[in-house]
RNA sequence: GGACCCGUCGUCUAGCCUGGAUAGGACGGUAGCCUCCUAAGCUGCAGAUCGGGAGUUCAAAUCUUCCCGGGUCCG
Numbered sequence: 001g002g003a004c005c006c007g008u009c010g011u012c013u014a015g016c017c018u019g020g021a022u023a024g025g026a027c028g029g030u031a032g033c034c035u036c037c038u039a040a041g042c043u044g045c046a047g048a049u050c051g052g053g054a055g056u057u058c059a060a061a062u063c064u065u066c067c068c069g070g071g072u073c074c075g
Stems, first nucleotide, its partner, number of pairs: 001074007010027004020058001029045005051067005
């Protein structure tokens, strides 16, 4: 230098191909219930400008493009 893959709540992850309705789940956090107390269990709550910019579109996590970071391979 070239090709390809990955980046989504604190952590892990689904969704992306085939655009659509409050971005779902697990763990963790937190409040309540339960309990003598704790744990477990149950019920809530908070938490993600979907790596960043631009474009296409009525509408973008999803399509296009350019960057950033990480990885694999080739030279």
The RNA shown here (transfer RNA) has 75 nucleotides and comes from a Candidatus Nanoarchaeia archaeon.
Rfam family: tRNA. From the family's description: Transfer RNA (tRNA) molecules are approximately 80 nucleotides in length. By type it is a transfer RNA.
NCBI's taxonomy places the organism under Archaea, Nanobdellati, Nanobdellota, Candidatus Nanoarchaeia.
The sequence is in RNAcentral, with records from ENA.